[in-house]
Context: one part of a larger RNA
RNA sequence: UGACGGGGGCCCGCACAAGCAGUGGAGUAUGUGGUUUAAUUCGAAGCAACGCGAAGAACCUUACCAGGUCUUGACAUCCUAGGAAUCCUUUAGAGAUAAGGGAGUGCCCUUCGGGGAAUCUAGAGACAGGUGGUGCAUGGUUGUCGUCAGCUCGUGUCGUGAGAUGUUGGGUUAAGUCCCGCAACGAGCGCAACCCUUACUGUUAGUUGCUACGCAAGAGCACUCUAGCAGGACUGCCGUUGACAAAACGGAGGAAGGUGGGGAUGACGUCAAAUCAUCAUGCCCCUUAUGACCUGGGCUACACACGUACUACAAUGGCCGUCAACAGAGGGCAGCAAAAUAGUGAUAUGGAGCAAAUCCCUAAAAACGGUCUCAGUUCAGACUGCAGGCUGCAACUCGCCUGCACGAAGUUGGAAUUGCUAGUAAUCGCGGAUCAGCAUGUCGCGGUGAAUACGUUCCCGGGCCUUGUACA
Numbered sequence: 001u002g003a004c005g006g007g008g009g010c011c012c013g014c015a016c017a018a019g020c021a022g023u024g025g026a027g028u029a030u031g032u033g034g035u036u037u038a039a040u041u042c043g044a045a046g047c048a049a050c051g052c053g054a055a056g057a058a059c060c061u062u063a064c065c066a067g068g069u070c071u072u073g074a075c076a077u078c079c080u081a082g083g084a085a086u087c088c089u090u091u092a093g094a095g096a097u098a099a100g101g102g103a104g105u106g107c108c109c110u111u112c113g114g115g116g117a118a119u120c121u122a123g124a125g126a127c128a129g130g131u132g133g134u135g136c137a138u139g140g141u142u143g144u145c146g147u148c149a150g151c152u153c154g155u156g157u158c159g160u161g162a163g164a165u166g167u168u169g170g171g172u173u174a175a176g177u178c179c180c181g182c183a184a185c186g187a188g189c190g191c192a193a194c195c196c197u198u199a200c201u202g203u204u205a206g207u208u209g210c211u212a213c214g215c216a217a218g219a220g221c222a223c224u225c226u227a228g229c230a231g232g233a234c235u236g237c238c239g240u241u242g243a244c245a246a247a248a249c250g251g252a253g254g255a256a257g258g259u260g261g262g263g264a265u266g267a268c269g270u271c272a273a274a275u276c277a278u279c280a281u282g283c284c285c286c287u288u289a290u291g292a293c294c295u296g297g298g299c300u301a302c303a304c305a306c307g308u309a310c311u312a313c314a315a316u317g318g319c320c321g322u323c324a325a326c327a328g329a330g331g332g333c334a335g336c337a338a339a340a341u342a343g344u345g346a347u348a349u350g351g352a353g354c355a356a357a358u359c360c361c362u363a364a365a366a367a368c369g370g371u372c373u374c375a376g377u378u379c380a381g382a383c384u385g386c387a388g389g390c391u392g393c394a395a396c397u398c399g400c401c402u403g404c405a406c407g408a409a410g411u412u413g414g415a416a417u418u419g420c421u422a423g424u425a426a427u428c429g430c431g432g433a434u435c436a437g438c439a440u441g442u443c444g445c446g447g448u449g450a451a452u453a454c455g456u457u458c459c460c461g462g463g464c465c466u467u468g469u470a471c472a
Base pairs, nucleotide, nucleotide: 001472002471003469004468005467007466008465009464010463011462012461013460015456016455019420020419021418022417023416026311027310028309029308030307031306032305033304034302035301042053043052064297065296066295067294068293069292070291073127077126078125079123080122081121082120083119086103087102088101089100090099091098092097107116108115109114129286130285132284133283134282138280139279140275141274142273143271145269150189151188152187153186154185155184156165157164158163169180170179171178195263196262197261198260200231201230202229203228204227205226206225209221210220211219213218234257237251238250239249240248241247313413317372318371319370320369321368322367330361331360332359335354336353340349341348342347379410384405385404386403387402388401389400390399426448427447428446429445430444431443432442
């Protein structure tokens, strides 16, 4: 000087407390461990691994296993020889491949001999190739402490020196934010602001949007809305407190008040943190195999254990009917698909319209009426059987959906533990990416819409000052 303390002081955070809803019990989905296996590919490991890489494993993916095959190779450059390329097709085979048949001869230059580009076949070797190892050799990227308020430097001064000062102190703030003081004076990276979005107003512009007129056509741009510009919030004004400061509290006006709400933005560094399997890369290793191709299997196994979710255990509910109920944000041409028709339904037929403010995908909870009357039930829906639908060469291993039947556990969950302070929690549906198909995951969107916070004694994490030290 740091680090640590079951030392002290001050302060903060859904950290506790006050509340609401959960997890832990059940069933299922999913990830992991373990076990099993020919293989169950690999990585991730307290917080910060475990619905994580994977924004989607039937084949492919795929890296794993079994079998069948290749050896200048599936991919790249160079050389030699021959054929333009390319397309159609037969046989054998699980296919990779192997053996044939047919069509076809183009482009550029030319001294008409030929040469070149592109591509294929055969051959030779230089080489290719490796999701093989090392993240403790690395780059790049990322997590975390933590959006915590800190981390430093120049000059000066003090100290023999390591170092100190500044950065400490008195106040204040979300903040090393600001003010005052001071052997310090300044500065940098952080904080804040500048950026995006949302809330209000004005103005400009009105088509595909809107409608005071209208049946419509039309007409118009007031309103809604769209999207450019501008304004608006600054403790600016008033009062009180304060040290004549910074600021705090209350008020006015205002759509909004003290950072208005949300986002992006992550200082010096810590964890030899993660990643050689995104990519790049040193070194080591393989080279008729640790490379490459194919078929089938596996990644989906199952005495068990854990994590994360979904669905429930019901009456604030289930079921039936009515109401043209009411959104936002997105997506759409190998696409979204309306009306109509068939079907109990998944869906099928159909194809209007739309490369979209034009057309389509497109709401549910809610409200109103009826029924059920506290039961393992008209709760719950697992599992199973049968019959179908869709995608796709192909749903056996191993997809999703529908109908009928079947009707398990479950009556609110031990110790323990998680999230959340407002349009939040809770609850309800909708959309996107990935994607042929497959979502209880994830990323977004809106609808309905609470309770509680006395406070900082205690638990956890963090910041500043100080003190002790068996640590560096």

This is a predicted structure of a 472-nucleotide part of an RNA (small-subunit ribosomal RNA, 3' major domain) from an uncultured rumen bacterium. The prediction has a mean pLDDT of 82.